[in-house]
Predicted 3D model of a 121-nucleotide RNA (FMN riboswitch aptamer (RFN element)).
Model confidence (mean pLDDT): 77 of 100.
Rfam family: FMN riboswitch aptamer (RFN element). About the family: The RFN element is a highly conserved domain that is found frequently in the 5'-untranslated regions of prokaryotic mRNAs that encode for flavin mononucleotide (FMN) biosynthesis and transport proteins. Its family is annotated with FMN binding in the Gene Ontology.
RNA sequence: AGUUUGCUUCAGGGCGGCGUGUAAUUCGUCGACUGGCGGUAUAGCCCGCGAGCUUCUUAGGAAGCAGGAGACCGGUGAAAUUCCGGCGCCAACGGUAAAGUCCGGAUGAAAGAUGUGGGAA
Numbered sequence: 001a002g003u004u005u006g007c008u009u010c011a012g013g014g015c016g017g018c019g020u021g022u023a024a025u026u027c028g029u030c031g032a033c034u035g036g037c038g039g040u041a042u043a044g045c046c047c048g049c050g051a052g053c054u055u056c057u058u059a060g061g062a063a064g065c066a067g068g069a070g071a072c073c074g075g076u077g078a079a080a081u082u083c084c085g086g087c088g089c090c091a092a093c094g095g096u097a098a099a100g101u102c103c104g105g106a107u108g109a110a111a112g113a114u115g116u117g118g119g120a121a
Base pairs, nucleotide, nucleotide: 003119004118005117006116007115009113010112015031016030017029018028019027032101033100034091035090036049037048038047039046044089045088052065053064054063055062056061070087072086073085074084075083093104094103095102
């Protein structure tokens, strides 16, 4: 160093103006903003995973849904669907005047990251 096991710490971001209205950060309009973890040439849109939702349950769990969205255009390069420039697209559930950005489950959980101790060969 690898492997196995225990513990520590950490582990989701983001909206304004105007309009209508009793009421909207939810609608209309104009203009913005945000992007979990691992992999890979640096990724919301590739591959995989976590979170989320529904149903069933013998309460251990199981099954299913969802996991959206660019094989976009141009450039550099040995290599980029990841970088640079441009254009576009996506975003669970509950609440509330219809919400990616407000409030809530959540001071939660977790992919995993980090440090440390032990074990075996």